[in-house]
RNA sequence: GGGCGGUUGGCGCAGCGGUAGCGCAAAUGCUUUACACGCAUUAGGUCGCAGGUUCGAACCCUGCACCGCCUA
Numbered sequence: 001g002g003g004c005g006g007u008u009g010g011c012g013c014a015g016c017g018g019u020a021g022c023g024c025a026a027a028u029g030c031u032u033u034a035c036a037c038g039c040a041u042u043a044g045g046u047c048g049c050a051g052g053u054u055c056g057a058a059c060c061c062u063g064c065a066c067c068g069c070c071u072a
Stems, first nucleotide, its partner, number of pairs: 001071007010024004018055001026042005048064005
C1' cells in the first nucleotide's frame, strides 16, 4: 500500500429504512436488627466524525479517524 471485520449508556452485546433495546453495573423504594439475595421503579445514548441518498438513516452510499485480522 491492498483486502476483510469492528466502533451503539459505565461494561458486555442486540437492533428488516419507520419513537434505540437486553443483561450486568448504578440510584431510589419494599423486604431484613443489619448486610446480601429477591421484588418494584428510575436515571443514563442524539449510535466514532463529516457529507450524501431518502418523506424518513444506527441501518444504504462516499470520505476520514481509531482497533483487530489477512496479504504484498